[in-house]
RNA sequence: GGCCGGGCCCGGCGACUGGAGACCGUGAACUCCGCCAGGGCCGGAAGGCAGCAACGGUAGCGGACCCUUUGGGGUGCCGGGUUCCGGUCAUC
Numbered sequence: 001g002g003c004c005g006g007g008c009c010c011g012g013c014g015a016c017u018g019g020a021g022a023c024c025g026u027g028a029a030c031u032c033c034g035c036c037a038g039g040g041c042c043g044g045a046a047g048g049c050a051g052c053a054a055c056g057g058u059a060g061c062g063g064a065c066c067c068u069u070u071g072g073g074g075u076g077c078c079g080g081g082u083u084c085c086g087g088u089c090a091u092c
Stems, first nucleotide, its partner, number of pairs: 001089006007082008016072006023063004032057003040049003
């Protein structure tokens, strides 16, 4: 110096696993938002005000893990690097 194996580092792909999103459900008895039939209140009237239910939605909660995204590491495979370790071959 060549080759082989190991260690370490880097990259790619995959598996596993955590978070978030999308999706499905639920959803404001510690009292959320919108729109508010009926009814209520004000008014002589026109009209106005607050606003329950229904309806629509938000925070939150749960489900699911097919999809998207992001993180993890005594993870598998592949590739590269290495002033580390071992073996082997050649030369002096």